This is a predicted structure of a 1450-nucleotide RNA (small-subunit ribosomal RNA) from uncultured Micromonas. The source organism's lineage runs through Eukaryota, Viridiplantae, Chlorophyta, Mamiellophyceae and Mamiellales. Its Rfam family is "Bacterial small subunit ribosomal RNA". The RNAcentral record of the sequence draws on ENA. Model confidence (mean pLDDT): 81 of 100.
RNA sequence: AUGAGUUUGAUCCUGGCUCAGAAUGAACGCUUGCGAUAGGCUUAACACAUGCAAGUUGAACAAGAGUGUAUUGCUUUUGUAGCGAACGGGUGCGUAAUGUGUAGGAAUUUACCUUUUUAAAGGAGUGAAAUGCUUUGAGAAAACAAGUUGUUGUAAGAAGAUAAGCCUACAUAAGAUUAGAUAGUUGGUGUGGGAAGGGCUCACCAAGUCGAAGAUCUUUAGCUGAUCUUAGCGGAUGAUCAGCCACACUGGGACUGAGACACGGCCCAGACUCCUACGGGAGGCAGCAGUGAGGAAUAUUGGACAAUGGAGGCAACUCUGAUCCAGCCAUGCCGCGUGCAGGAAGACUGCCCUAUGGGUUGUAAACUGCUUUUAUACAGGAAGAAACACCUCUACGUGUAGAGGCUUGACGGUACUGUAAGAAUAAGGAUCGGCUAACUCCGUGCCAGCAGCCGCGGUAAUACGGAGGAUCCAAGCGUUAUCCGGAAUCAUUGGGUUUAAAGGGUCCGUAGGUGGAUAAUUAAGUCAGAGGUGAAAUCCUGCAGCUUAACUGUAGAAUUGCCUUUGAUACUGGUUGUCUUGAGUUAUUAUGAAGUAGUUAGAAUAUGUAGUGUAGCGGUGAAAUGCAUAGAUAUUACAUAGAAUACCAAUUGCGAAGGCAGAUUACUAAUAAUACACUGACACUGAUGGACGAAAGCGUGGGGAGCGAACAGGAUUAGAUACCCUGGUAGUCCACGCCGUAAACGAUGGUCACUAGCUGUUCGAACUUCGGUUUGAGUGGCUAAGCGAAAGUGAUAAGUGACCCACCUGGGGAGUACGUUCGCAAGAAUGAAACUCAAAGGAAUUGACGGGGGCCCGCACAAGCGGUGGAGCAUGUGGUUUAAUUCGAUGAUACGCGAGGAACCUUACCAGGGCUUAAAUGUAAAUUGACAGAUUUAGAGAUAGAUUUUUCUUCGGACAAUUUACAAGGUGCUGCAUGGUUGUCGUCAGCUCGUGCCGUGAGGUGUCAGGUUAAGUCCUAUAACGAGCGCAACCCCUGUUGUUAGUUGCCAGCGAUUUAAGUCGGGAACUCUAACAAGACUGCCAGUGCAAACUGUGAGGAAGGUGGGGAUGACGUCAAAUCAUCACGGCCCUUACGUCCUGGGCUACACACGUGCUACAAUGGUAGGGACAGAGAGCAGCCACUGGGUGACCAGGAGCGAAUCUAUAAACCCUAUCACAGUUCGGAUCGGAGUCUGCAACUCGACUCCGUGAAGCUGGAAUCGCUAGUAAUCGCAUAUCAGCCAUGAUGCGGUGAAUACGUUCCCGGGCCUUGUACACACCGCCCGUCAAGCCAUGGAAGCUGGGAGUGCCUGAAGUCCGUCGCCGUAAGGAGCGGCCUAGGGUAAAAUCGGUAACUAGGGCUAAGUCGUAACAAGGUAGCCGUACCGGAAGGUGCGGCUGGAACACC
Repeated sequence: AUGAGUUUGAUCCUGGCUCAGAAUGAACGCUUGCGAUAGGCUUAACACAUGCAAGUUGAACAAGAGUGUAUUGCUUUUGUAGCGAACGGGUGCGUAAUGUGUAGGAAUUUACCUUUUUAAAGGAGUGAAAUGCUUUGAGAAAACAAGUUGUUGUAAGAAGAUAAGCCUACAUAAGAUUAGAUAGUUGGUGUGGGAAGGGCUCACCAAGUCGAAGAUCUUUAGCUGAUCUUAGCGGAUGAUCAGCCACACUGGGACUGAGACACGGCCCAGACUCCUACGGGAGGCAGCAGUGAGGAAUAUUGGACAAUGGAGGCAACUCUGAUCCAGCCAUGCCGCGUGCAGGAAGACUGCCCUAUGGGUUGUAAACUGCUUUUAUACAGGAAGAAACACCUCUACGUGUAGAGGCUUGACGGUACUGUAAGAAUAAGGAUCGGCUAACUCCGUGCCAGCAGCCGCGGUAAUACGGAGGAUCCAAGCGUUAUCCGGAAUCAUUGGGUUUAAAGGGUCCGUAGGUGGAUAAUUAAGUCAGAGGUGAAAUCCUGCAGCUUAACUGUAGAAUUGCCUUUGAUACUGGUUGUCUUGAGUUAUUAUGAAGUAGUUAGAAUAUGUAGUGUAGCGGUGAAAUGCAUAGAUAUUACAUAGAAUACCAAUUGCGAAGGCAGAUUACUAAUAAUACACUGACACUGAUGGACGAAAGCGUGGGGAGCGAACAGGAUUAGAUACCCUGGUAGUCCACGCCGUAAACGAUGGUCACUAGCUGUUCGAACUUCGGUUUGAGUGGCUAAGCGAAAGUGAUAAGUGACCCACCUGGGGAGUACGUUCGCAAGAAUGAAACUCAAAGGAAUUGACGGGGGCCCGCACAAGCGGUGGAGCAUGUGGUUUAAUUCGAUGAUACGCGAGGAACCUUACCAGGGCUUAAAUGUAAAUUGACAGAUUUAGAGAUAGAUUUUUCUUCGGACAAUUUACAAGGUGCUGCAUGGUUGUCGUCAGCUCGUGCCGUGAGGUGUCAGGUUAAGUCCUAUAACGAGCGCAACCCCUGUUGUUAGUUGCCAGCGAUUUAAGUCGGGAACUCUAACAAGACUGCCAGUGCAAACUGUGAGGAAGGUGGGGAUGACGUCAAAUCAUCACGGCCCUUACGUCCUGGGCUACACACGUGCUACAAUGGUAGGGACAGAGAGCAGCCACUGGGUGACCAGGAGCGAAUCUAUAAACCCUAUCACAGUUCGGAUCGGAGUCUGCAACUCGACUCCGUGAAGCUGGAAUCGCUAGUAAUCGCAUAUCAGCCAUGAUGCGGUGAAUACGUUCCCGGGCCUUGUACACACCGCCCGUCAAGCCAUGGAAGCUGGGAGUGCCUGAAGUCCGUCGCCGUAAGGAGCGGCCUAGGGUAAAAUCGGUAACUAGGGCUAAGUCGUAACAAGGUAGCCGUACCGGAAGGUGCGGCUGGAACACC
């Protein structure tokens, strides 16, 4: 020493991306009170105006000038001379080592400084000047002489110090798509040169030297102390400060000098700039300021030498853009402040809400009291200063040393201190979806925008913009950029490679790495002690100074390193012996599809010949192409050819791998066991290298039966460049030579050692009681521990250890491009980048799905019955039309649905005409006594006008109306904001929970398995035990019986009446009514079975295995339906999207579909006669009965608010007729006449009568319902309703069948299992071409540029060498020549860029085109290598793999 977000429906991994931290010479945005301190061109080593940055010495000298005066001084200028200018200051171009760092070394120089020793010589030239100079003392003075002391200077030597030069070792970037480099090159001998060693130079000789431990080349770069980060190891950086190096416009050169090849010096060449009278000259800010340019970006043309330091000087002093200060900048770090206390009516405003009221802003404000840092004003006011010099004193020797005094401040009237007044002068920035602290409203509506990652925005956005509030920092806050961290995400510390990325195809073997036992020796590694060094600063610790801190001072520690030296000797290494267990040799015995080269065998196939024989053969899902009367296929005999080796055969065996299979011979190799005879560590691994290496492919020559890419034809198909079929060339085979790749796989590198077991098998050995046991080496299965993300693995490890090699580091781009090597070619090997995405991936889980599997169910199929689809009509829908044809419902699960009843109304739509509030209710105010009603006029009506009639009162008012205001209203939008309700899967048998257990986890178990059931129904077994919602049962109707009750229902027996009739008396038996009971439970029997249960023409029973119906609908699915039943959030309209009225429309009509009715007829139609229900309804109603009318109906009129009254049931039965026709079937359509309802039947009602009499003769493909009182068929009733478009809907009863072998198939569903690249879940996912847009890249005729090198030509300045007829007495000089060279020119080639007509592939981009290759057996299993072919995915051949399902075998 920390983690978090992001791949998934969820999980665990692998793995990338991103974030939170620290930092900066930073920049940008917003903001800004003060101080201290540090820092400030990272870009153009781009160009520079102007000023300053190196001078000084009169105590070396000459001349000039000025001034002052005299024993000629002082000042100043120029020149000579001396010293300095090689320091200080700047920058980082170059440089990968002539550099730097650390540690050493020997062959050197060093002005000024210190110590010490010595000398003051001669000649010449030059020169304006040189046969020295100055001071002091003693002495009366001068000269001379002698002596003493000291300072300064000159020259030479020695030593030191300082500085510098040189050499060595180690360390110090990247690239191998840079592998060979080097001729003074490497060494030797000598010469020269140099301060010094040296190929530094030259002559000769030799042929060396460097390099996979990376030479050479290319690219990049100043190095270090250190700085940032980190737990540390490390990683990144090299600003400021300090050490070293390099450079000074670019390149070259030397001079002077102690020191330079010299930033503010010289010469030459080049570029550029400036001046010019055009002849010629001048210049170098990478010094300090400053300017332009570049750039995101970096300051004043300031003050002073007061301090520190430097140069010169005896000194005063002069100079010093070094330095010290000030100015600018929030650039960083540090410090301070912007007030403190009280103050609740919790004020007003703002914002929010569930809105008569609360919350929040918020003790915040107002208000009261207090303080005055800072800012402002005034006043005082430092330290930094100690020296030099001068004066005095002390010590010794007129000088030196020490003491005292005196002098000097740019900053600066600054720091600091005091006083005054007054809260007075001072707060912003970012954020608020998660990571990540902090939430609401409004606006917007996939727009505008946000975004670090995930992502947000399509009308209720905590994610955009604004507001209120909150959070975090704070004179700053955010953003951007960069580096480290997190990242164990290059893993030394500290990772991996079966399936996630990753083991080389295999072996041999070089270098290298590693290596058995034992003894001795050595001391390289290793360990310990000591010494030297590791500059200072920095970091850390203690103490101290600025009011504190930052900052600074001081002391210590540290600097983990390097070198030298002395010891130790366990381990490793070196050397020398010995050993046998590793390894090898030998002997014996075995083994095998090990290899190479021969020989040979039979079966099959094809072909040829001959025979027999006749019409087909062949092939497929079905066909066709093809073969065949010129005789096929079939069959017999013979012959020929090539390839491959059935059975044995196996989870067998052998081999390094690839691979190897009839038999046999020769040659070769290997392995195992046994023996323990021999050698004595000889071993393991193995970069570079070498050999081998399936199939395909290539070359040459053979061969060619079968098979068979390409190709041809036939099919299939929308197409079919495929799958299927018929042919068929390369090829497959052999020899020789290439190629060098595969899913070359156990997706698992090699070697060694160790670590529980069980059970097969192959080859040996030993023992054996012949049963077998033990043991060695292989080859399989299962499993323990362990390991692993899991699947799994598990002595044949993926366990535990050791050694060596290879390889990996997100997906795509891409195993591609370029370069190189190899190859005849195909191609192989090596192998990037730009760009792009936030994933890609592994294993396992739950679902869903499969043209996967198993089991089971269902009117699902089958077996049947009847329909639809054809006709006419009704009705609904689509479409069309329209002013409007209101709206909704649209696969199953819309379409006789909402609607259980559109002429007006309904009504929502359209046209026109009106109103602005109609209706309801309330409040407030005002007015009135009316309003309403009735009559009437205008009008289509709504409405407007006129006339008439006018309340009560206790006088307070009540009541009513009108007007105004406030509340309304909306069938307007959103069913994707909702509630409620409903459909469907489905009356299918499922859906879950608690505890426990298993799994890292998602999850599993339970709920699975064996039976059984209608059923997750029950039983048995069982790491599960229980429970809940569903199933079943409980409820209702119905089927049987009983009890009770007996009216309006019933009537057997008794009586009465009538034409007749439960009509009456009566009865309570029966039917019935409607309440309560009983009954059915696999209870009994037989069989099967452990049980549950099943079977039975069993018994009994009205009913028998759920008796039959109904109600009842689990968790959930379909963003299913409905905002137009209702309710409701949000949005929208308000003289209209509200509301009233009239008329129209919802009823349209070339057409298409659904649902029905009626039919097509004789199992029928018509006419007459006759019989039998149930359920329900009825007073603005049902209506008996009577009369009228052909009839609908009308006129009268009894009963009944109902077990009382009202309604003819029909099919059916009997009789008659019709004889198969478009009919006595069928009734559409149309004409006429009516009835009824209603304000009103024109658009647009129903019914009646008369007439008319259409299509239709049983319905194509296809399709629907139904399993028993069911289908089919027959009528009846009701709701709605004035009436009715009802053939609909909902109920009721009457008559009343057929069939089910069975589960192969279609559809739907359930359970188990399997595969999956699906999870919006197969209506899924997804591949490639083509077309469009954008982006980066490769190739490319050419065009163009850079740097480096080579050859040749030319060649400045300059050193050196030579020469010298000119000058000089000479030394020497001018001149000339030579060598070398910067630069220039030229030639060819290489290399690195830029650009380019054209061209190639790649990436990205909501809804383009063509197909459907992959994922399920993906509909031809897929994939790998290779070859050919094709619009494209792709197809096919050959060989290989399982990372294939199912079935079968074991």